[in-house]
Context: one part of a larger RNA
RNA sequence: UGACGGGGGCCCGCACAAGCAGCGGAGCGUGUGGUUUAAUUCGAUGCUACACGAAGAACCUUACCAGGGCUUGACAUGUUGGAAGUAGGAACCCGAAAGGGGGACGACCCGUAUCCAGUCGGGAGCCUUCACAGGUGCUGCAUGGCUGUCGUCAGCUCGUGCCGUGAGGUGUUGGGUUAAGUCCCGCAACGAGCGCAACCCUCGUGCUAUGUUGAAUUCUCAUAGCAGACUGCCUUGUACAGCAAGGAGGAAGGUGGGGAUGACGUCAAGUCAGCAUGGCCUUUAUGCCCUGGGCUACACACACGCUACAAUGGAUGGUACAGAGGGCUGCUACACAGCGAUGUGAUGCCAAUCCCUUAAAGCCAUCCUCAGUUCGGAUUGCAGGCUGCAAUCGCCUGCAUGAAGUAGGAGCUGCUAGUAACCGCAGGUCAGCCAUACUGCGGUGAAUACGUUCUCGGGCC
Numbered sequence: 001u002g003a004c005g006g007g008g009g010c011c012c013g014c015a016c017a018a019g020c021a022g023c024g025g026a027g028c029g030u031g032u033g034g035u036u037u038a039a040u041u042c043g044a045u046g047c048u049a050c051a052c053g054a055a056g057a058a059c060c061u062u063a064c065c066a067g068g069g070c071u072u073g074a075c076a077u078g079u080u081g082g083a084a085g086u087a088g089g090a091a092c093c094c095g096a097a098a099g100g101g102g103g104a105c106g107a108c109c110c111g112u113a114u115c116c117a118g119u120c121g122g123g124a125g126c127c128u129u130c131a132c133a134g135g136u137g138c139u140g141c142a143u144g145g146c147u148g149u150c151g152u153c154a155g156c157u158c159g160u161g162c163c164g165u166g167a168g169g170u171g172u173u174g175g176g177u178u179a180a181g182u183c184c185c186g187c188a189a190c191g192a193g194c195g196c197a198a199c200c201c202u203c204g205u206g207c208u209a210u211g212u213u214g215a216a217u218u219c220u221c222a223u224a225g226c227a228g229a230c231u232g233c234c235u236u237g238u239a240c241a242g243c244a245a246g247g248a249g250g251a252a253g254g255u256g257g258g259g260a261u262g263a264c265g266u267c268a269a270g271u272c273a274g275c276a277u278g279g280c281c282u283u284u285a286u287g288c289c290c291u292g293g294g295c296u297a298c299a300c301a302c303a304c305g306c307u308a309c310a311a312u313g314g315a316u317g318g319u320a321c322a323g324a325g326g327g328c329u330g331c332u333a334c335a336c337a338g339c340g341a342u343g344u345g346a347u348g349c350c351a352a353u354c355c356c357u358u359a360a361a362g363c364c365a366u367c368c369u370c371a372g373u374u375c376g377g378a379u380u381g382c383a384g385g386c387u388g389c390a391a392u393c394g395c396c397u398g399c400a401u402g403a404a405g406u407a408g409g410a411g412c413u414g415c416u417a418g419u420a421a422c423c424g425c426a427g428g429u430c431a432g433c434c435a436u437a438c439u440g441c442g443g444u445g446a447a448u449a450c451g452u453u454c455u456c457g458g459g460c461c
Stems, first nucleotide, its partner, number of pairs: 008461006015452002019415005026307008034298002042053002064293007073132001077131002081127002088105001092101003108123004134282002137280003143276002145271003148267001150265001155194006161170003174185003200259004205227007230253001233247006309408001313368007325356003330349002334345004375405001380400007421444007
C1' cells in the first nucleotide's frame, strides 16, 4: 500500500423478508459422472461444467474401433528425368466398397512448317525423382485472437504542485445528494484521462410528405423526415447551491420501457477441436480412402427440461380475436381418394400481391361427478404412411394395450408489471429427425415489497 476479520459505521442488489409459480418424489426427453465396451472420439468440472461446443450423430458428419486398401499422397508450390496411341477412358475380371487389373475408343490450347498427316517446339494433363504435403497428434502453464466471471458494480488512473528520508500520501477524504467518482459546498490542491451519463437502435404521441401489392386513402398501415421531456412551470423543505417531496399540463415525468454498449484489472479461468501460431512428436503412418460398427451400451448417481397426478378439469360439437417470421431442388391454394398420416391431379407466388396460416388458451352448449376414473399417458402388439442408396437407430398415423403417478423429505430456483404464470405461433440448423432444446413473436394476465435484524454478493470510510 493492499487483502482479510465470527471489528465498527454508512449504502446498494429478487440478497433476505412479503408474495406467486416451480425444482427436489413419478414416467419420459436431453446432458454429465460412473460402469461396461473392440470403440462407447474429444473438450467443458464450485459460483463462471452438466438441452454447454452440437443452430440437427442412420451413411456422411466423425475426430473413435475392427477389417480391407493407398504411399509425392484427398490438397499446395517448385524441381529432375520421361512417355504420342499421351491425357481421358467403355465393356470385362477380383472385391463389401475403396482399390487393383484390363484396355475398345480417343483428345485440348499456343506457335511453327505445311495445307490437314498427332511434323516439330512449348503448355495443360500423366508417370517418375527430390524438396515437401498431411496430422481434430502433445503443450491454453510458450502464444495471438475470441469468450466467461466479479459486474453495467462505480470505480481505475495520470500531469503539475504540495507533504513525507522513503515506500507512499494528497487530489479520489469530509458535509449533503444521486442509479452513478452524479452534482453541489468545503478543502494544498489545481486540472485531465479511461469508465458513469449523453450521442446509436427500438417501442409509446403528434405533424409533414409519399401511397405499390394494404377494401377505402381522410383514418388504420407502410416508408422517410421532423417535433416532443428539459426538473422547463408552480408549491413546500433545505445551506437558498445541489437536490428531494407534491402538483399542473401532457401520449409520455423526473434515467419514460427495452436493447446495444462491459473501465484498470482478477481467476497461469476457458478454448492448440473454429481459426491462426512457437516448440515437440509422427512421415509405407499419429497421414489418406473405403465397408461395417460405435458416439444411442446400462446395476446406478447427479443436472436441465417436458407431461402429469385432475372438476379453475377432461371429452365432444359450434364459434371469435394475433404478432413475428419463412418460401424456387421452395411454400403450396383448390378438388378428389383415404378414419388418418398421406397420396394423386392441379393453381398462385422470386411474394405488403400467392402460400405456409384453421392460432391456442377464450366464449357458447352437452356429457363426465371425485373414481387410479371419460384423470394420466409410459410401455408393448398389430396394421400402415413419409424422407432417404439405405430406417436394424428416424419421424408420423390408425386400432388395441393401458404402467408409475392422488401435490413430492432435507433443501433449492425464478420473478417487482404488461413482469411472473398460463396459452399457442414462427424461425434457424435440416433429405428426414429423436426439438420437450434454443432464438424470437404475440394472446390472457396477477400477487407482494412492513422493512434491512439475519443469509449471499458488492461499494465507501
Molecule: small-subunit ribosomal RNA, 3' major domain
Organism: uncultured Chloroflexota bacterium